This is a predicted structure of a 332-nucleotide part of an RNA (large-subunit ribosomal RNA, domain IV) from Nicotiana attenuata. NCBI's taxonomy places the organism under Eukaryota, Viridiplantae, Streptophytina, Solanaceae, Nicotiana. The prediction has a mean pLDDT of 88.
[in-house]
Context: one part of a larger RNA
RNA sequence: CUCUCUCUAAGGAACUCGGCAAAAUAGCCCCGUAACUUCAGGAAAAGGGGUGCCUCCUCACAAAGGGGGUCGCAGUAACCAGGCUCGGGCGACUAUUUACCAAAAACACAGGUCUCCGCAAAGUCGUAAGACCAUGUAAGGGGGCUGAUGCCUGCCCAAUGCCAGAAGGUCAAGGAAGUUGGUGACCUGAUGACAGGGCAUCCGGCGAGUGAAGCCCCGGUGAACGGCGGUCAUAACUAUAACGGUCCUAAGGUAGCGAAGUUCCUUGUCGGGUAUGUUCCGACCCGCAUGAAAGGCAUAAUGAUCCUGGCAUUGUCUCGGAGAGAGGCUCG
Numbered sequence: 001c002u003c004u005c006u007c008u009a010a011g012g013a014a015c016u017c018g019g020c021a022a023a024a025u026a027g028c029c030c031c032g033u034a035a036c037u038u039c040a041g042g043a044a045a046a047g048g049g050g051u052g053c054c055u056c057c058u059c060a061c062a063a064a065g066g067g068g069g070u071c072g073c074a075g076u077a078a079c080c081a082g083g084c085u086c087g088g089g090c091g092a093c094u095a096u097u098u099a100c101c102a103a104a105a106a107c108a109c110a111g112g113u114c115u116c117c118g119c120a121a122a123g124u125c126g127u128a129a130g131a132c133c134a135u136g137u138a139a140g141g142g143g144g145c146u147g148a149u150g151c152c153u154g155c156c157c158a159a160u161g162c163c164a165g166a167a168g169g170u171c172a173a174g175g176a177a178g179u180u181g182g183u184g185a186c187c188u189g190a191u192g193a194c195a196g197g198g199c200a201u202c203c204g205g206c207g208a209g210u211g212a213a214g215c216c217c218c219g220g221u222g223a224a225c226g227g228c229g230g231u232c233a234u235a236a237c238u239a240u241a242a243c244g245g246u247c248c249u250a251a252g253g254u255a256g257c258g259a260a261g262u263u264c265c266u267u268g269u270c271g272g273g274u275a276u277g278u279u280c281c282g283a284c285c286c287g288c289a290u291g292a293a294a295g296g297c298a299u300a301a302u303g304a305u306c307c308u309g310g311c312a313u314u315g316u317c318u319c320g321g322a323g324a325g326a327g328g329c330u331c332g
Base pairs, nucleotide, nucleotide: 001327002326003325004324005323006322007321008320010318011317014316019313027051028050029049030048031047036041038148052070053069054068055067056066057065058064071075083311084310085309087307088306089305090303091302096106111146112145113144114143115142116141117140123132124131125130149298150297151296152295154228155227156226160224161221162220163219165217168216169215170214174210178206179205180204181203182202186197187196188195189194229247230246231245232244256290257287268284269283270282271281272280
């Protein structure tokens, strides 16, 4: 010097990103216990007191209770053995997760809602046979979103999707009236390997009219994918704009919440807490860029969750010191 411990005057978080680590609390009995609340809780809330041994009594011999006495600094005498509290964010909760850097606000959840499916079901795997769903049958099964509970869930169907419709437009293969080309027995050119014509057959080209779904079209649908304005001016101080004009849109953000885990400017402004507070709490609203099942806002209980304050307590610190053990180091 390093590690593991013990003690430390006065102070007591001044340390530090942050009380990290350590200290403190602790068993049992009695008293007592707030806000809030879904009336179950919160709660071991908090906060107090007692605790050994001897003897007597109540009593049932145990336990418990009462009286008296006695020792110690200390009686759950060692070991073992909750720190508590105020406020806020998030997730209701118990549960689950990145075996080996993340345990969470992530996942799941009960509950809600939409949608598909009538059974040889929908959905899934497989080329198929076949299998799961399910030896189930709509109070069932599959899929999507949300996520207890309470109060609620606004406007827009123009676009995209889905559902429904069938009058019209468009529209494939197929078959097809017709038309056209090749081939071609044969005929003609006195003959010819050349030229012209050409029944039937076979092979093509074009093709009127016919021709389903789809698309166009018409309507519905948001707990479907999604979206939810600008500008000018106005009140008898000023300021502001309930009111008005105008442009655009499918409709212009409702209730609620709001510098938020969302706020750039920003350490916004005001209040609280502190002597001093970029964090915290309560408000304001000028929401760069909140907002209603990618749910909105509240919420008791709950959390090895995150943020802030306080009590208790301490070598975290002022600021170090002393000691024990192990190692290092030096000598041997």
Background
The full RNA is in RNAcentral, with records from Rfam.